[in-house]
Context: one part of a larger RNA
RNA sequence: UUGAGUGUAAAGUGUCUGUAGGUGGCUUUAUAUGUCCUUUGUCAAAUCCCAGGGCUCAACUAUAGACAGGCGGUAGAAACUACCAAGUUGGAGUAAGGUAGGGGCAGAGGGAAUUUCCGGUGGAGCAGUAAAAUGUGUAGAGAUCGAAAAGAACCUCAAUGGUGAAAGAACUCUGCUGGUAUGAAACUAACACCGAGAGAUAAAAUCUAGGGGAGAAAAUGGGAUUAGAUACCCCAAUAUUGCAAGCCGUAAACGAUGGAUACUAGGUGCUGUGUAUCGACCCGUGCAGUGUUGUAACUAACGUGUGAAGUAUCCUUCCUGGGGAGCACGUUCGCAGGAAUGAAAUGC
Numbered sequence: 001u002u003g004a005g006u007g008u009a010a011a012g013u014g015u016c017u018g019u020a021g022g023u024g025g026c027u028u029u030a031u032a033u034g035u036c037c038u039u040u041g042u043c044a045a046a047u048c049c050c051a052g053g054g055c056u057c058a059a060c061u062a063u064a065g066a067c068a069g070g071c072g073g074u075a076g077a078a079a080c081u082a083c084c085a086a087g088u089u090g091g092a093g094u095a096a097g098g099u100a101g102g103g104g105c106a107g108a109g110g111g112a113a114u115u116u117c118c119g120g121u122g123g124a125g126c127a128g129u130a131a132a133a134u135g136u137g138u139a140g141a142g143a144u145c146g147a148a149a150a151g152a153a154c155c156u157c158a159a160u161g162g163u164g165a166a167a168g169a170a171c172u173c174u175g176c177u178g179g180u181a182u183g184a185a186a187c188u189a190a191c192a193c194c195g196a197g198a199g200a201u202a203a204a205a206u207c208u209a210g211g212g213g214a215g216a217a218a219a220u221g222g223g224a225u226u227a228g229a230u231a232c233c234c235c236a237a238u239a240u241u242g243c244a245a246g247c248c249g250u251a252a253a254c255g256a257u258g259g260a261u262a263c264u265a266g267g268u269g270c271u272g273u274g275u276a277u278c279g280a281c282c283c284g285u286g287c288a289g290u291g292u293u294g295u296a297a298c299u300a301a302c303g304u305g306u307g308a309a310g311u312a313u314c315c316u317u318c319c320u321g322g323g324g325a326g327c328a329c330g331u332u333c334g335c336a337g338g339a340a341u342g343a344a345a346u347g348c
Base pairs, nucleotide, nucleotide: 005318007302008301012316014201015200016199017198021194022193023192025088026087027086028085031082034080035077036076039073040072041071042070043069049065051063053061054060091191092188093187094186097182103177104176105175106174107173108172109171110154114150115149116148118146119145120144121143125136126135163168207246208245210243215241216240220236221235222234223233258315259314260313261312262311263310266293267292268291269290270289271288272287273286274285275284297304298303321348323346330341331340332339333338
């Protein structure tokens, strides 16, 4: 190793790039690293195995011998592996074509609603709840009409839809810019896959110092409810939410499903792009993506099922009963809160 696993039982890093490293298309030649094989040296004795002996047998014991295996030398084999050299195009990539898209960054513009403020009309309630009260209003509220300001979010379209590595991203327009898919087949010629460390990015909340502050709203105050009510309900309301610059580095960061490649029944939708058709729709058909149903197969079951949790190969993270505990200690990072790494005693 044969011979455990990671959707839900413990276990897939939040995501991507990529170093070391591991693995790796097809054809031919040379070499002989691994590999296979011949022969040889050596691997003390005892032990183990075995042959025929010795103690009356046996245990025991003396003698002779051997397999397998390790290391070194030697003569060979060349399919695979490695390496040398030459080629090839299917993997991969580059250039050129027309598209699709809430992909990113920046700038400009827009209307509805809300609140506030000013003015007019008007004159007693309004608001709120299961019911109330706190609150608000004759110092003129609520309602309604007109003018103005501010901040935040963008109705319908909208979908089982599109896009991005993920986080995410939707009013409209403009500028700059990244990537995918498809078709043709020009060029390079294995340039590939995974990826320990490492780097980049990363919702919300928190933190730092500015400016901003309409609505909502932790904390807090008040009113109710209640045996109590540090809650659920109501009236207010600060941090916060928004912007620009940093920090943090975590989420049920979920498809609770790592990445890549190949193969393995179908049916039925949607999206993008081709082909076929004189042309459009339909129908047929190819690729890529996204749904649903389902055969074989798998699964403890649920279910998965060509985007696999099937059949295989390569690389990688992680798991090994429940607590103690994601705690203590140490270290690294952070302004801090904390994050990362991460035990044991104990004895269920």